RNA sequence: CUAACACAUGCAAGUCGAGGGGCAUCACGGAAAAGCUUGCUUUUCUGGUGGCGACCGGCGCACGGGUGCGGAACGCGUAUGGAACCUGCCCCUGUCAGGGGAAUAGCCCAGGGAAACUUGGAUUAAUGCCCCAUGGUACCGCGAUAUCGCAUGAUAUUGCGGUUAAAGAUUUAUCGGACAGGGAUGGCCAUGCGUACCAUUAGUUAGUUGGUGGGGUAACGGCCCACCAAGGCAGCGAUGGUUAGGGGCCCUGAGAGGGGGAUCCCCCACACUGGUACUGAGACACGGACCAGACUCCUACGGGAGGCAGCAGUGAGGAAUGUUGGACAAUGGGCGGGAGCCUGAUCCAGCCAUGCCGCGUGCAGGAUGACGGCCCUAUGGGUUGUAAACUGCUUUUAUACGGGAAGAAAUGCGCCCACGUGUGGGCGUCUGACGGUACCGUAAGAAUAAGGACCGGCUAACUCCGUGCCAGCAGCCGCGGUAAUACGGAGGGUCCGAGCGUUAUCCGGAAUCAUUGGGUUUAAAGGGUCCGUAGGCGGGCCUGUAAGUCAGGGGUGAAAGUUUGUGGCUCAACCAUAAAAUUGCCUUUGAUACUGCAGGUCUUGAGUCAUGGUGGGGUCGCCGGAACAUGUGGUGUAGCGGUGAAAUGCAUAGAUAUCACAUAGAACACCGAUCGCGAAGGCAGGUGGCCAACCAUGUACUGACGCUGAUGGACGAAAGCGUGGGUAGCGAACGGGAUUAGAUACCCCGGUAGUCCACGCCGUAAACGAUGGAUACUAGCUGUGGGGACUUCGGUCUCCGUGGCCAAGCGAAAGUGAUAAGUAUCCCACCUGGGGAGUACGUUCGCAAGAAUGAAACUCAAAGGAAUUGACGGGGGCCCGCACAAGCGGUGGAGCAUGUGGUUUAAUUCGAUGAUACGCGAGGAACCUUACCAGGGCUUAAAUGCAGGCUGCAUGGGGUAGAGAUACCCCUUUCUUCGGACCGCCUGCAAGGUGCUGCAUGGUUGUCGUCAGCUCGUGCCGUGAGGUGUCAGGUUAAGUCCUAUAACGAGCGCAACCCCUACCGUUAGUUGCCAGCAUGUCAAGAUGGGGACUCUAACGGGACUGCCGGUGCAAACCGUGAGGAAGGUGGGGACGACGUCAAAUCAUCACGGCCCUUACGUCCUGGGCUACACACGUGCUACAAUGGCCGGUACAGAGGGCAGCGAAGUCGCGAGGCCGAGCAAAUCCCUUAAAACCGUUCGUAGUCCGGAUUGGAGUCUGCAACUCGACUCCAUGAAGUCGGAAUCGCUAGUAAUCGCGAAUCAGAAUGUCGCGGUGAAUACGUUCCCGGGCCUUGUACACACCGCCCGUCACACCAUGGGAGUGGAUUGCACCAGAAGUGGUUAGUCUAACCUUCGGGAGGACGAUCACCACGGUGUGGUUCAUGACUGGGGUGAAGUCGUAACAAGGUAACCA
Repeated sequence: CUAACACAUGCAAGUCGAGGGGCAUCACGGAAAAGCUUGCUUUUCUGGUGGCGACCGGCGCACGGGUGCGGAACGCGUAUGGAACCUGCCCCUGUCAGGGGAAUAGCCCAGGGAAACUUGGAUUAAUGCCCCAUGGUACCGCGAUAUCGCAUGAUAUUGCGGUUAAAGAUUUAUCGGACAGGGAUGGCCAUGCGUACCAUUAGUUAGUUGGUGGGGUAACGGCCCACCAAGGCAGCGAUGGUUAGGGGCCCUGAGAGGGGGAUCCCCCACACUGGUACUGAGACACGGACCAGACUCCUACGGGAGGCAGCAGUGAGGAAUGUUGGACAAUGGGCGGGAGCCUGAUCCAGCCAUGCCGCGUGCAGGAUGACGGCCCUAUGGGUUGUAAACUGCUUUUAUACGGGAAGAAAUGCGCCCACGUGUGGGCGUCUGACGGUACCGUAAGAAUAAGGACCGGCUAACUCCGUGCCAGCAGCCGCGGUAAUACGGAGGGUCCGAGCGUUAUCCGGAAUCAUUGGGUUUAAAGGGUCCGUAGGCGGGCCUGUAAGUCAGGGGUGAAAGUUUGUGGCUCAACCAUAAAAUUGCCUUUGAUACUGCAGGUCUUGAGUCAUGGUGGGGUCGCCGGAACAUGUGGUGUAGCGGUGAAAUGCAUAGAUAUCACAUAGAACACCGAUCGCGAAGGCAGGUGGCCAACCAUGUACUGACGCUGAUGGACGAAAGCGUGGGUAGCGAACGGGAUUAGAUACCCCGGUAGUCCACGCCGUAAACGAUGGAUACUAGCUGUGGGGACUUCGGUCUCCGUGGCCAAGCGAAAGUGAUAAGUAUCCCACCUGGGGAGUACGUUCGCAAGAAUGAAACUCAAAGGAAUUGACGGGGGCCCGCACAAGCGGUGGAGCAUGUGGUUUAAUUCGAUGAUACGCGAGGAACCUUACCAGGGCUUAAAUGCAGGCUGCAUGGGGUAGAGAUACCCCUUUCUUCGGACCGCCUGCAAGGUGCUGCAUGGUUGUCGUCAGCUCGUGCCGUGAGGUGUCAGGUUAAGUCCUAUAACGAGCGCAACCCCUACCGUUAGUUGCCAGCAUGUCAAGAUGGGGACUCUAACGGGACUGCCGGUGCAAACCGUGAGGAAGGUGGGGACGACGUCAAAUCAUCACGGCCCUUACGUCCUGGGCUACACACGUGCUACAAUGGCCGGUACAGAGGGCAGCGAAGUCGCGAGGCCGAGCAAAUCCCUUAAAACCGUUCGUAGUCCGGAUUGGAGUCUGCAACUCGACUCCAUGAAGUCGGAAUCGCUAGUAAUCGCGAAUCAGAAUGUCGCGGUGAAUACGUUCCCGGGCCUUGUACACACCGCCCGUCACACCAUGGGAGUGGAUUGCACCAGAAGUGGUUAGUCUAACCUUCGGGAGGACGAUCACCACGGUGUGGUUCAUGACUGGGGUGAAGUCGUAACAAGGUAACCA
């Protein structure tokens, strides 16, 4: 910096009496009169004097001061020119100033008006006005001579003719006047160059461009006019639109640049808006005039007045910007002879930390590291912090008192000096707004003086508390959801400091518009391709020229500013002075390598020609066969066709199939390819015509003719459009059938446009090598197409194409690499974050579809590329697992048990919830447990300790009340070394919580998974993430091992080591064992003995692919191998890598934080956890004859036992009771194992199956079996006849089946954990389901597919397009009208100077009229802004709706037109 918005009030331009007439005011003098304190006062007169209002006149008012509206222009800057010019005051020079006249203001008189103002009459002056004279080197016309200039022309001299001058004042000193010339200053005009953005502004122009003649101007000029010609400008950007005062300079930057135009200086423009002229040396005039308009004010309503973008000041606008100050003392300006007057210019003061500069708020010492604050691991430390206190010192500044400048030198005046008497000089004197200011001195005393921002990273600086996605922060990233260095406060710290932060803007960093100094395969970006205009660039040699270029000289580049030196204010800011610089423009002289220009010449670039050759190059015809389809006829019969499976469809009116003939259209198998050709699009049966291209070779020809190429032109797949044909097959749309939750799709049956031809449009594609064209150069290897040369016939060399691999180089990497994305040059095109958007508007093209050109608002902090590691894929390969398959048995159906969900309830405590919750925590809820509910109580039940106080209670037994807790009563009772102990009570500290957070945690656990993996060191590779190792080939149960290897090693896992089991040995021999010897019993290791065996429990052995054969490089594998108790890990267990699931657990325990404290703690009684329409999981028992019942007979292992196991005996049908031996256990007991086996019976039935349910009677445990125990007996005898979809376990001593034991536990298992008995079937195999491992591939995923993500719809908000229109701004054209003014004309009126013959005339004024023209009006267009019912899409938004389009083969590969 906004309102060039509006302005009250005051001031900002006057001055000259030495131009004039005069005298309103003041003073003096004079005169008169009056009063009277007789020398004062008052009044009147008097221009006489000093002076002086108004007036005439002169000069000034065009400067100074303000502002930046307009203006894209010779406006500004710079450099030139004016031979097309002007210039008051100032300087110099020359000459001159004679005579005369008429008016007019003022004053006076009269009048009009509210006022502003104005009319008439009379009289009057001038340095005002007029006339005559004089005059030239002035001007004009006609001539002459000389000189000069690029030219028009100029200068000098000169002849004749014509025209124009003057002013006085006066103190006699001077100041003025006129003409002419020159100078200086200032101005005016013209020209070269430079001077913003938009091409979504491409054409513009009629006085337009030029000429002739005239007018006008100081002067040139279409500046104006008449006539004539038809030009002028424009892609090097005209015209139009938008924006903007320009420069010196200022900010920034290394510079080049970028941004700006405040203060100061120069120029321009403007002065309420628009127009106009007058005066004047100069104006079209900020504080002048006239007119029009808007606005404001006054008014007596008739009419008038005004213009702060001067200085102050006011209102308004705004985020925001000052005193209605002092003085002319200085500097400067105007007038004046001067004194002087005027001066909001200026100098000063006032306000504002707005900026720059300087100074201070103290300095030194001072540790018990005080107090206080803050923090911590808190009896103690740390920090604030030498900081404070305290001691000493200093006194800037502030305060008080005192002193006190410079800025002043001139002019004037006085005196003096010099000389030509007017200038110059000297001395003295007068003059200060600021201001009693700056400055100096004295006094006392640390005394009077510190804040702001920040502390997560960037970015210097950290802790506590509060808050709890709240409040808030935030420049970007981002903080805040209960442990926030990010919010708020505090302590501490950091950075600056009379400032500190914020905001806005500009440059920098940003090489992020890249001239210096960028890019375009994939990140944004090569035009679809070619031809070609302008333009840009261009081969060798020679000559000339000198435009570019380079060097020297000259002019200019104002001052200020910048830089440097020096100096002045105490320093600095600031100022002065000198120098440098001002990179520019103009001019001149020279140089000539390069470029240009001109001329000559050359052949290698380019082209032409000849010869030979190549092709699916183009175009126009003709011809061909196969196949499909259709038609006709024949044969023939029931289906055909189609699909994942079907159906629609076709077919007994004869299809499909097959044969023959005929017709039609489209496309051309094999050859065929990494191929060929073409500018690209593109081009494929055969053959002919025509046209073009390319390649090689050549002792031919031209002689740079070249390259590129904006605008432009031509070509340009498919689809689409128009007209007319054609139509076999295919086939958008459409119909039908399927699929599906739906299926406007994918699949199937049909089928129209279209596909084909001719002509005409369209002009786009992922038109791609995502790679513009041209030229040159730069290692190789290896194919192939078309030529050529040589050849020893093997091949070698070479040109043009077309491929692969790679060096260097390049590249972000992937990659590229002579066909470059390398190294260079030239030209063109294009890019500048994502979205909005290739959209809107405008324009051009098109029949349309649409194409081309191509934004903005708004919104986000990303979008994107390449590569990496993972994860994932309805990608691939290899491999494994009771994963499937092959089997056996189950679950899902029934009844019951148990857990869960749900529901219910006062409560049904809590947790666990896919796999990895659900007979889980719980290995055992009647009370207890218990955490839940109801009710009744307590305030500390229990533990621990301390301190203080009290008491000898209390404990124990009994009783009463009560549901009990509890309360009350009775009886009895302590110890003692007399200190006390002990117990109880009270108080305080302290406790207590199964209350919350497993998403704050420890510990523990589940799962992937006993899967084979997970890593490290060094090295190497890579810009890096990272890779390699760990991959590859084999092999394995295994990252197990071997081989290979830029890797070599190592660690955690695997395996092994440990335990059990299977065999043997040794040792030992009780409670175990008993072969032999002996005793003994009905029987019995019962006994003596024994260690042989079994067994027990300790130590060893044994198994290692060790041996054999085969395969193999090896590792290893294979074998009916051998041996062996056991064979390839013998079987089983323990053991669980890095990690994943914010997995589980705060209710095992521990623990941070939070919460409760007469309660969320604690005690008690009762109830509940056991409810019950239902759903699910896990089990038990069954449905029976491989079975049930009855009778008989046999064989385990492993455990447990003293508040226990309990034998034997005895009672009871039985559960069990009584009694009680033995046993703290290889001794005794639990303990009869059961299935099995033998025999009987049942005969396929709801049964002699099954046992639920219910009734009755009991047993046991326990204080107590009602809610709610287990068992027994008698009776009852339900469902169930093998179980839908689906689903589980198991590969051998396994499944299945059978019983036994134990933990928990008073009692209470179908559960759990163990034990043994009997004891199978099957595995072809890895296609599929599930899970996992390795390699590879794709990825738009990384919270990692339970991922990501698209579009409509619904809602909210935002900006925007269209829109019947509406309102404004601006502008073009046409017309109307026309103020003031200027110019022309003038028949009207008036008229002092001059002329006159006195009539008048000349001239002038007014009026009228014409021309031009501002405002205004009408009509019609353009541009632009705002607004508009409705409407279109877009963007954003928390969890909305519908689907699933894309990313994996994304489940139909995706994408472009």